Predicted 3D model of a 93-nucleotide RNA (c-di-GMP-I riboswitch aptamer) from a Pseudomonadota bacterium.
[in-house]
RNA sequence: UUGUGACCAAGGCAAACCCGUCGAAAGGCGGUGACGCAAAGCAACCGGUCUACAGGAGAUGAUUUCAUCUCCCAGGACAGCGGAGCCGCCCCC
Numbered sequence: 001u002u003g004u005g006a007c008c009a010a011g012g013c014a015a016a017c018c019c020g021u022c023g024a025a026a027g028g029c030g031g032u033g034a035c036g037c038a039a040a041g042c043a044a045c046c047g048g049u050c051u052a053c054a055g056g057a058g059a060u061g062a063u064u065u066c067a068u069c070u071c072c073c074a075g076g077a078c079a080g081c082g083g084a085g086c087c088g089c090c091c092c093c
Base pairs, nucleotide, nucleotide: 003092005090012037013036018031019030020029021028022027035080041086042085045083046082047081048078049077050076055072056071057070058069059068060067061066062065
């Protein structure tokens, strides 16, 4: 330096539920709590997945521009979906 994850050691992170908060939502943040994780550290580059406020199209009802529903749509989100990238602990070869 690269690879590996059996053993050793020190530890680390924190799912779901619940509470609070932000958000139209997905989801984020904080608390609680541990399902799990050798990168469950960082980061939206490439796929994939989720949501649809606003916008567009249509339908229905009311009546003259409102209401409801359906479809499309990320510029929103997910790193604990995968790939690629960067940083990192211990052990072994």
Its mean pLDDT, the model's own confidence on a scale to 100, is 86.